About this RNA: This is a predicted structure of a 73-nucleotide RNA (transfer RNA) from Fragilariopsis cylindrus CCMP1102.
RNA sequence: GCUUUCGUGGUCUAGGGGUGAUGACGUCUCCUUUACACGGAGAAGAUCGUGGGUUCGAUUCCCACCGAGAGUA
Numbered sequence: 001g002c003u004u005u006c007g008u009g010g011u012c013u014a015g016g017g018g019u020g021a022u023g024a025c026g027u028c029u030c031c032u033u034u035a036c037a038c039g040g041a042g043a044a045g046a047u048c049g050u051g052g053g054u055u056c057g058a059u060u061c062c063c064a065c066c067g068a069g070a071g072u073a
Base pairs, nucleotide, nucleotide: 001072002071003070004069005068006067007066010025011024012023018056027043028042029041030040031039049065050064051063052062053061
């Protein structure tokens, strides 16, 4: 360089056109305990890599770019 896979809360991850973006771990608050841990209830946390395009509507489809992995010379 070419081919190919991927990029989504702090971390890992589901969702592959239809309107509060899923769950786990973590964080915070409350309950429980003398206290901690475990357990229970709740909350915060994402411009869905960036910019365009298609569409009534894009996290989802198309293009370019950026970044990461794999293959190939």
It matches the Rfam family "tRNA". Rfam describes the family as follows. Transfer RNA (tRNA) molecules are approximately 80 nucleotides in length. By type it is a transfer RNA. The coordinates come from a structure-prediction model, not an experiment, and the mean pLDDT is 82. NCBI's taxonomy places the organism under Eukaryota, Bacillariophyta, Bacillariales, Fragilariopsis, Fragilariopsis cylindrus.